[in-house]
RNA sequence: AGUCCUGUAGCUCAGUGGUUAGAGCGCUCGCCUCACAAACGAGAGGUCAUGGGUUCGAUUCCCAGCAAGGCAA
Numbered sequence: 001a002g003u004c005c006u007g008u009a010g011c012u013c014a015g016u017g018g019u020u021a022g023a024g025c026g027c028u029c030g031c032c033u034c035a036c037a038a039a040c041g042a043g044a045g046g047u048c049a050u051g052g053g054u055u056c057g058a059u060u061c062c063c064a065g066c067a068a069g070g071c072a073a
Base pairs, nucleotide, nucleotide: 002071003070004069006067007066010025011024012023013022018056027043028042029041030040050064051063052062053061
């Protein structure tokens, strides 16, 4: 070369053709405190790894190639 699985926030992961993509932890600010932590409140942070295709509409379906891992040789 072959085959299977995974790729979504800084990290660990949900999600599934349709109105604005979410959770926990982390980060920032506020509140509290003499101070820190915890608790509480608010906020920032996403090219849904890449490129194409199908579709009125794709994070989701299909194809290619990329990266990590498993199996076999």

Predicted 3D model of a 73-nucleotide RNA (transfer RNA) from Callorhinchus milii. Its Rfam family is "tRNA". It is annotated as a transfer RNA. Lineage of the source: Eukaryota > Opisthokonta > Bilateria > Holocephali > Callorhinchus. The prediction has a mean pLDDT of 83.